Large-subunit ribosomal RNA, domain VI from a Candidatus Nealsoniibacteriota bacterium, 244 nucleotides, folded computationally. Model confidence (mean pLDDT): 89 of 100. It matches the Rfam family "Bacterial large subunit ribosomal RNA".

Context: one part of a larger RNA
RNA sequence: CGUUGAACCUUGAGAGGAGUUGUCUCUAGUACGAGAGGACCGAGAUGAACCAACCUCUGGUCUACCAGUUGUCCUGCCAAGGGCAUAGCUGGGUAGCUAAGUUGGGAAGGGAUAAGCGCUGAAAGCAUCUAAGCACGAAGCCCACCUCGAGAUAAGGGUUCUUAGUUUCCUCAGAGAUUAUGAGGUUGAUAGGAUGUAGGUGUAAGUCCUGUAAAGGAUUAAGCCGAGCAUUACUAAUCAAACG
Numbered sequence: 001c002g003u004u005g006a007a008c009c010u011u012g013a014g015a016g017g018a019g020u021u022g023u024c025u026c027u028a029g030u031a032c033g034a035g036a037g038g039a040c041c042g043a044g045a046u047g048a049a050c051c052a053a054c055c056u057c058u059g060g061u062c063u064a065c066c067a068g069u070u071g072u073c074c075u076g077c078c079a080a081g082g083g084c085a086u087a088g089c090u091g092g093g094u095a096g097c098u099a100a101g102u103u104g105g106g107a108a109g110g111g112a113u114a115a116g117c118g119c120u121g122a123a124a125g126c127a128u129c130u131a132a133g134c135a136c137g138a139a140g141c142c143c144a145c146c147u148c149g150a151g152a153u154a155a156g157g158g159u160u161c162u163u164a165g166u167u168u169c170c171u172c173a174g175a176g177a178u179u180a181u182g183a184g185g186u187u188g189a190u191a192g193g194a195u196g197u198a199g200g201u202g203u204a205a206g207u208c209c210u211g212u213a214a215a216g217g218a219u220u221a222a223g224c225c226g227a228g229c230a231u232u233a234c235u236a237a238u239c240a241a242a243c244g
Base pairs, nucleotide, nucleotide: 001151005161006160007159008158009157010156014148015147016146017145020048021047022046023045024044025043026042032037050105051104052103053102054101058099059098060097061096065092066091067090068089069088070085071084072083073082074081075080109143110142111141116136118134119133165243166242167241168240169185170184171183172182173181190236191235192234193232194231195230196229197228199225200224201223206219207218208217209216210215
């Protein structure tokens, strides 16, 4: 830009993905075979590699979380803190992201066939799977499974609404380079804050007690806390404009 209003729901022309396979058990030590050995068919279990999704578990990471600690500088000093030193180093670690973790997948089934196996059957009184006709037969083909999909310009269909609807702008994240998508914009829980809580760290500071002191103990499972969950309009989503 088109599909000649908009929102929502769809049909599916077409396109892409997937498609693998081992071992074991039963059938059955059966059929077969002198024995040794040892099935077809059918039923089930469990793996490998691969693929997808996810974070409950096991872990990893987690540079604005918590604690410990070294050197040095600073806050006048003590104490308590802050800066720098690879995040100074060390021990842990929520959300998120993630694999080595968890869950799922390949299938079953149908149709038409290949090689092949046949039935009936002439040409050619016989024979012959083929010439007419008919039945089977693959991990392969077409469906079926998953995803996209009406620019499928043959631009499809349906429901509802009709000054409908959309955008600019603003608050944002299950989204993200920008855009787009999605959640919201006071008739509001969209983000921040606050409160509670999950979770992390591991018992703060101050004061008191014991000890000459280093230090230990009590107050105290404390204090602090990024992303989680919930509640709450305190703050910010004002006012408006444009397209149609």